[in-house]
Molecule: c-di-GMP-I riboswitch aptamer
Organism: Sedimentibacter hydroxybenzoicus DSM 7310
RNA sequence: CAAUUAAAUAGGCAAAAUUUCCUAAAGGAAAUGACGCAAAGCUAUAGGGUCUAAGCCAUGAAAAUGGUAUGACAGCCAGUUGCUGUA
Numbered sequence: 001c002a003a004u005u006a007a008a009u010a011g012g013c014a015a016a017a018u019u020u021c022c023u024a025a026a027g028g029a030a031a032u033g034a035c036g037c038a039a040a041g042c043u044a045u046a047g048g049g050u051c052u053a054a055g056c057c058a059u060g061a062a063a064a065u066g067g068u069a070u071g072a073c074a075g076c077c078a079g080u081u082g083c084u085g086u087a
Stems, first nucleotide, its partner, number of pairs: 004085001012037002017032006035075001041080003047077002049073003055068005
């Protein structure tokens, strides 16, 4: 330096749920909480995938239905950076 992460050391993050706030929604923020995570760090126009549909388009007498991301998800895959140690 690379590969690697069984045991151990030092720690880290925080699912669901509840309360309050933002938002059209998906979802996000804070507090409590811990399901779990070797990257559950970062990256959303580098890539795939997923969710929502305000606005717009089409249909319709209307109610509504369908389509669509510029909105959102990194704890879906992925890209990228890194801690500890060496059976």